[in-house]
Context: one part of a larger RNA
RNA sequence: CGCAGGAGAUUUGAUGGGAGCUGUCCUUAGUACGAGAGGACCGGGAUGGACAGACCUCUGGUGCACCAGUUGUCGUGCCAACGGCACAGCUGGGUAGCUACGUCUGGACGAGAUAAACGCUGAAAGCAUCUAAGCGUGAAACUCCCCCAAAGAUAAGAUCUCCCCCCUUUAUGGGGUAAGGGUCGAUGUAGACUACAUCGUUGAUAGGCCGAAGGUGUAAGCACGGUAACGUGUUCAGCUGAUCGGUACUAAUCACCCGAGGG
Numbered sequence: 001c002g003c004a005g006g007a008g009a010u011u012u013g014a015u016g017g018g019a020g021c022u023g024u025c026c027u028u029a030g031u032a033c034g035a036g037a038g039g040a041c042c043g044g045g046a047u048g049g050a051c052a053g054a055c056c057u058c059u060g061g062u063g064c065a066c067c068a069g070u071u072g073u074c075g076u077g078c079c080a081a082c083g084g085c086a087c088a089g090c091u092g093g094g095u096a097g098c099u100a101c102g103u104c105u106g107g108a109c110g111a112g113a114u115a116a117a118c119g120c121u122g123a124a125a126g127c128a129u130c131u132a133a134g135c136g137u138g139a140a141a142c143u144c145c146c147c148c149a150a151a152g153a154u155a156a157g158a159u160c161u162c163c164c165c166c167c168u169u170u171a172u173g174g175g176g177u178a179a180g181g182g183u184c185g186a187u188g189u190a191g192a193c194u195a196c197a198u199c200g201u202u203g204a205u206a207g208g209c210c211g212a213a214g215g216u217g218u219a220a221g222c223a224c225g226g227u228a229a230c231g232u233g234u235u236c237a238g239c240u241g242a243u244c245g246g247u248a249c250u251a252a253u254c255a256c257c258c259g260a261g262g263g
Stems, first nucleotide, its partner, number of pairs: 001152001005163007015149004021049007033038001051106005059100004066093005071086006110144003117137004164263001165175003180258004184200005205251003208247005214240003221234005
């Protein structure tokens, strides 16, 4: 821009893409078969491998604004307590998120038409013949069934709901609006940007604050014991990023723009 009014939702599916794998064990049954050795079809069940998708409850990884320990050195006048630098100084843990080594799920079932093949009826050709007319069975292949995208499918589809002025130079014009949309702002389930999604005071959208969870592992100060290093008590303390709940304290203010005329 189009889809012959303008919008907001919900959809159909032409078409395209994806998936499509397979082992072992048990049972049927030591049955059929076979002299024996051996040993099934068909049917039923269980459990794996690889692959794929989703997710983070569990198990792990990571976790550079979390917690603790610790070495050297410098600084805060000194002690103590802290801070800087040394690969994040090193080391031990670790929330959210992201993840696999973790968890869950999938291949199915079934239908149609068939291939090779196997048949029925059956003439040409008094017989025979699956074929010439006609009718069946039959495969991981084909078309569906399952998953994803999809009406620019210009053949532009469908359903529901919302909106319905004025001017005159009468047109495919102009103006202000409606439903609605956008700009703008707070953000994240989204993300390179854009887009998408939520919210914008009739408000919990983010931050702060309060509480909780989770993490770390018992802070500082003081007291006591010890010559001291240090230990013990106060103390399952103190601190704490992303998580959860609450709370308008802060910021989402004010405002502006676009947008039909009964098609």
The part of an RNA shown here (large-subunit ribosomal RNA, domain VI) has 263 nucleotides and comes from a metagenome.
RNAcentral holds the full RNA, with entries from SILVA.
It matches the Rfam family "Bacterial large subunit ribosomal RNA".